Predicted 3D model of RNase P RNA and transfer RNA as a complex of 409 nucleotides. Rfam match: Bacterial RNase P class A. The family's RNA type in Rfam is ribozyme. Its family is annotated with dimeric ribonuclease P complex, ribonuclease P activity and tRNA processing in the Gene Ontology.
[in-house]
RNA sequence: GAGAUGAUCGCGCUUAUCCGUAAGGGUAGGUGAGGAAAGUCCGGACAGCAUAGAGCAGGACGGUUGCUAACGGCAACCGCGGGUGACCGUAGGGAAAGUGCCACAGAAACGAUACCGCCUACCGCAAGGUAGGUAAGGGUGAAACGAGUGCGGUAAGAGCGCACAGCUGAUCCAGGUGACUGGUGAGGGAGGUAAACCCCGUCCGCUGCAAGGCUGCUCAAACAUCCCGCAAGGGGAGCUGCUCGCUUAGUUUGAGCGUACGCGCCGCAUGAGAGUCCUGGCAACAGGGCCCCAAGAUAGAUGAUCAUCCCCGACAGAAUCCGGCUUACUACU
RNA sequence: UGGGGAGUGGCCAAGCUGGUAAGGCGCCUGACUCUGGAUCAGGAGAUCCUAGGUUCGAAUCCUAGCUCCCCAGCCA
Numbered sequence: 001g002a003g004a005u006g007a008u009c010g011c012g013c014u015u016a017u018c019c020g021u022a023a024g025g026g027u028a029g030g031u032g033a034g035g036a037a038a039g040u041c042c043g044g045a046c047a048g049c050a051u052a053g054a055g056c057a058g059g060a061c062g063g064u065u066g067c068u069a070a071c072g073g074c075a076a077c078c079g080c081g082g083g084u085g086a087c088c089g090u091a092g093g094g095a096a097a098g099u100g101c102c103a104c105a106g107a108a109a110c111g112a113u114a115c116c117g118c119c120u121a122c123c124g125c126a127a128g129g130u131a132g133g134u135a136a137g138g139g140u141g142a143a144a145c146g147a148g149u150g151c152g153g154u155a156a157g158a159g160c161g162c163a164c165a166g167c168u169g170a171u172c173c174a175g176g177u178g179a180c181u182g183g184u185g186a187g188g189g190a191g192g193u194a195a196a197c198c199c200c201g202u203c204c205g206c207u208g209c210a211a212g213g214c215u216g217c218u219c220a221a222a223c224a225u226c227c228c229g230c231a232a233g234g235g236g237a238g239c240u241g242c243u244c245g246c247u248u249a250g251u252u253u254g255a256g257c258g259u260a261c262g263c264g265c266c267g268c269a270u271g272a273g274a275g276u277c278c279u280g281g282c283a284a285c286a287g288g289g290c291c292c293c294a295a296g297a298u299a300g301a302u303g304a305u306c307a308u309c310c311c312c313g314a315c316a317g318a319a320u321c322c323g324g325c326u327u328a329c330u331a332c333u
Numbered sequence: 334u335g336g337g338g339a340g341u342g343g344c345c346a347a348g349c350u351g352g353u354a355a356g357g358c359g360c361c362u363g364a365c366u367c368u369g370g371a372u373c374a375g376g377a378g379a380u381c382c383u384a385g386g387u388u389c390g391a392a393u394c395c396u397a398g399c400u401c402c403c404c405a406g407c408c409a
Stems, first nucleotide, its partner, number of pairs: 001329001003309007011032009034315001038326002041324005046208004053244004058204005063077005078092001079090004093199002098197002100193003110146001115138002117134007148164005167188002172183004212266003216257008226235003236248004273292001275290006310313001334405007343358003352389001360376005382398005
């Protein structure tokens, strides 16, 4: 982000005026889809239930600070990852609270252990076997017990010990509102998975405009103005998934008359409103001045034709309203 | 307008507390039969609606989209 302008015809709403008892009609004028009106994914307004209350259950979210009516949104920043860079991406609390899972392969998937190998003892002429030690090396696997190198050590080995390097990082110091950053470096040996259960923190009452409200008179009938109790209280019914708690009076049917006979009227468009300028702020946004009122249908209006011009025209049509997100698509940067 | 649910071979459909996709109908080939049907034996055919993510690993979990189905009035 209907390509623009004009003309004619047509449609919805509306103002003035005229005709008509009324319904309605005539004339003149005004106004008439979107950035996404879409998906209905979040959040609110509004309405009913108690002025929406408490607990449990359940659900959502998850760096920090701010913005906002609110949000799972937005802005700035921090951390991590990527890029030579401008910059881009990020569901980004906890795996040293506990539980579960880790197929196949493999000795073993986090409890313990050992296929090959290495070493010792015994048996055997030998090949090899038996018992034990080891976890460096090989092998399996997405991942192997979880700190590399060197020296020592040992029967052989191993953070088993030591030195250096690396990881994590208590405390303290400096900077920052903060996440965190820089320095110091006590201590430590801890597999992965929380878009598995779960733990921690924050937030959430339910239902949704088909919410909800309004709209005569008379007569008749039915159930009633809850039941027990003097009362306190107990029970019933209604409201939510449950408990507490709260509420508790008119309702229904038929007939006649009147109006209407239309999917009645209101809710329903002045609103967290649009435009422009100024101020504050890095920004999201906030405040102030001026100015404007800009679709409102209920089978559902917003269209058709013609002419001219151009860069030759995409996705697409309001239905209570608003703030976001996501998706569709044109052009430009 | 609001609410709820489902997409797995050609058709129906299981699996959806993650570990490599059952079964039936249909199709193809062979046997049986003079031939067909029925029967018996064997076989092919799916990257689970689409895209992205989490994970070693996704039909399954998460996010977004597409398609289809079902339910609901109030009053007069």